[in-house]
RNA sequence: ACGCCUUCACAAGCGGCAGGCUAGAGGUCCCGCGCCGGCGAGUCGACGAGGCUGGGGUUCAUCGAGAGCUUCGGCGGAUGCCCCACGGUUGGCCACGACCGAGAGAGGCCCGACAAAUCCUGGGAGCGAUCCCGGGGACAAAGGGGCCGGGUGGCGGCAG
Numbered sequence: 001a002c003g004c005c006u007u008c009a010c011a012a013g014c015g016g017c018a019g020g021c022u023a024g025a026g027g028u029c030c031c032g033c034g035c036c037g038g039c040g041a042g043u044c045g046a047c048g049a050g051g052c053u054g055g056g057g058u059u060c061a062u063c064g065a066g067a068g069c070u071u072c073g074g075c076g077g078a079u080g081c082c083c084c085a086c087g088g089u090u091g092g093c094c095a096c097g098a099c100c101g102a103g104a105g106a107g108g109c110c111c112g113a114c115a116a117a118u119c120c121u122g123g124g125a126g127c128g129a130u131c132c133c134g135g136g137g138a139c140a141a142a143g144g145g146g147c148c149g150g151g152u153g154g155c156g157g158c159a160g
Stems, first nucleotide, its partner, number of pairs: 002040004013033004019029003047064003053085006086101005092155005107148005119136007
């Protein structure tokens, strides 16, 4: 949001004279809509960027955009993280340490780039909630580039 049922109670009423009650009257029965409830079948609820040596373990695993009521809540997975191994850098080699993962230097400063949704607009599907597709114009950060920035012990080499 839709359909069906119910309307006695928790709940909410509004309108109505076709028929009944009635002298008459929506006052009541009743009728229609609605509400509460039940059943059925649906709908909504994360926008891109970046990211994988192997094994084991582990779980709210990086970055921004939008929003500012749900990008909420839950389950599973995962390139995150930890440990071990391997590999790289630090250093010519080895051990250990530190930092990393083949683009293999953490951190600091500077530089500069890139997205989709949102937005505007056209079309389509559906009873509806809502969904799908196209077009237009934008805007990030991390990552990236430059500079600074790096061990201990042993062995070896070169020079004095």
Description:
Predicted 3D model of a 160-nucleotide RNA (glmS glucosamine-6-phosphate activated ribozyme aptamer) from an Acetobacteraceae bacterium. NCBI's taxonomy places the organism under Bacteria, Pseudomonadati, Pseudomonadota, Alphaproteobacteria, Acetobacteraceae. The sequence was found by an Rfam model in a public genome assembly. Rfam family: glmS glucosamine-6-phosphate activated ribozyme aptamer. Rfam describes the family as follows. This entry contains a glucosamine-6-phosphate activated ribozyme that is found in the mRNA for GlmS. GlmS is an enzyme that uses fructose-6-phosphate and glutamine to generate glucosamine-6-phosphate.